RNA sequence: GCUGGCGUAGCUCAGUUGGUAGAGCAGCUGACUUGUAAUCAGCCGGUCGGGGGUUCGACUCCUCUCGCCAGCU
Repeated sequence: GCUGGCGUAGCUCAGUUGGUAGAGCAGCUGACUUGUAAUCAGCCGGUCGGGGGUUCGACUCCUCUCGCCAGCU
């Protein structure tokens, strides 16, 4: 330098005929318990790496760009 993959909640990840974002763990509150843990119920939490474009509508399509990983030269 070229090619491909990945980037979504604090962490690990889902989410592809485009239709206004979820799970588990973690955290908080309550129940239970003599107390803790476990268990159960609820709550909190994301400008979907960034810019632009297409579209009535974009995590999803196009484009540029940043970071990480792999391969090739």
Predicted 3D model of a 73-nucleotide RNA (transfer RNA) from a Pseudomonadales bacterium. Its mean pLDDT, the model's own confidence on a scale to 100, is 81. It matches the Rfam family "tRNA". From the family's description: Transfer RNA (tRNA) molecules are approximately 80 nucleotides in length.